[in-house]
Order: sequence, then C1' cells, then structure tokens
RNA sequence: GCCUUCAUAGCUCAGUGGCAGAGCGCCCGCUUGGUAAGCGUGAGGUCACGGGUUCAACCCCCGUUGAAGGCU
Repeated sequence: GCCUUCAUAGCUCAGUGGCAGAGCGCCCGCUUGGUAAGCGUGAGGUCACGGGUUCAACCCCCGUUGAAGGCU
C1' cells in the first nucleotide's frame, strides 16, 4: 500500500427495509429469622461518525474513524 470481517444496553451477542431485543449484570419488590438461590417489576440505547437511496434505514450504497485478520 491492497483485500476481508467487525462496530447495537455496563459485558457477551441477536436483529438481512416497517415497534430496537435476549442472556448476564444493576435498581426496587416478593419469599427467608437473615443471606444466597428462586420469582416478579423497572431503569439503562444519538444502533461508531458524516452523507446518499427509499414513503420508511441497525439493515442497502459511498466516505471517515477505530478494532481484528490476511496479502505483498
């Protein structure tokens, strides 16, 4: 220098054009003599950034940034 993949909640990840979700973690409650476990509820997101396509974009296209891998 070139190529590929990835970037979504505190962490690990789903979500292939029409409402942003799960597990773990966190708050509160139930249960217990108390704790753990269990059960119920809740909070938490500019979907990396900028633009484009579309009635509508986490999703498609272009660019930027960052991470991982490969080629020379």
Overview:
A computed fold for a 72-nucleotide RNA from a Pseudomonadota bacterium, annotated as transfer RNA. Model confidence (mean pLDDT): 83 of 100. The sequence is in RNAcentral, with records from ENA. Its Rfam family is "tRNA". Gene Ontology term of the family: triplet codon-amino acid adaptor activity. By type it is a transfer RNA. NCBI's taxonomy places the organism under Bacteria, Pseudomonadati, Pseudomonadota.